[in-house]
C1' cells in the first nucleotide's frame, strides 16, 4: 500500500504548554490571537484482548474498564467522488 468486514446523527475539560493556521480532498460553509490546530493531563466509548456472572461446554448474552486502539467543534460539518476515518481480520 493491497483486500474482507463493522461502524461512523449518541457521548467526553471553564485545565496546562505553544503560536498559525485549521476541518483529508474540491466547491461551499465553518473555526480560529477571547489562542484554534497540535502536544500534555484529563475524559468519552466499548472495536479487540481480559476479568466476573448466565449457559453442562461451545456458540452466545450482560457487566467491567485492567491492557491494545479510537474517539473528545458543527451528522463523517454539507454536497462529491472509483471518497475518507477508525477497528476487526487477512496475504
Nucleotide at each position: 500500500c493491497g483486500c474482507u468486514u463493522a461502524u461512523c446523527a449518541a457521548g467526553a475539560g471553564u485545565g496546562g504548554c505553544c503560536g498559525a493556521g485549521a476541518g483529508a480532498c474540491u466547491g461551499g460553509c465553518u473555526c480560529c490571537g477571547u489562542g484554534a490546530c497540535g502536544c500534555c493531563c484529563g475524559g468519552c466509548a466499548a472495536c479487540c484482548u481480559g476479568u466476573a456472572u448466565c449457559c453442562c461446554c461451545c456458540c452466545g448474552a450482560u457487566a467491567u474498564a485492567a491492557g491494545g486502539u479510537g474517539c473528545c467543534a458543527a451528522u463523517u460539518c454539507c454536497a462529491g467522488a472509483c471518497a475518507g476515518a477508525u477497528g476487526a481480520g487477512u496475504a